[in-house]
RNA sequence: AGGGAUGUAGUUCAGUGGCAGAGCAUCUGCCUUGCAUGCAGAAAGUCUCAGGUUCAAUGCCUGACCUCUCCA
Numbered sequence: 001a002g003g004g005a006u007g008u009a010g011u012u013c014a015g016u017g018g019c020a021g022a023g024c025a026u027c028u029g030c031c032u033u034g035c036a037u038g039c040a041g042a043a044a045g046u047c048u049c050a051g052g053u054u055c056a057a058u059g060c061c062u063g064a065c066c067u068c069u070c071c072a
Base pairs, nucleotide, nucleotide: 002070003069004068005067007065010024011023012022013021018055026042027041028040029039030038048064049063050062051061052060
């Protein structure tokens, strides 16, 4: 240089066109002498960027970038 995959909360990942979600983590309250566990609740998102298609895009199309991988 060329091919393929990937990008969504702090993290690991769902979500195949119509309100953006879960586990873990974080914070608050209850429980405890205290910690852990457990229970209840809360916060945390420019869905990598730009353009296109569409009434409507996290999801489709094109390009760029990040990461991983294959070949050399």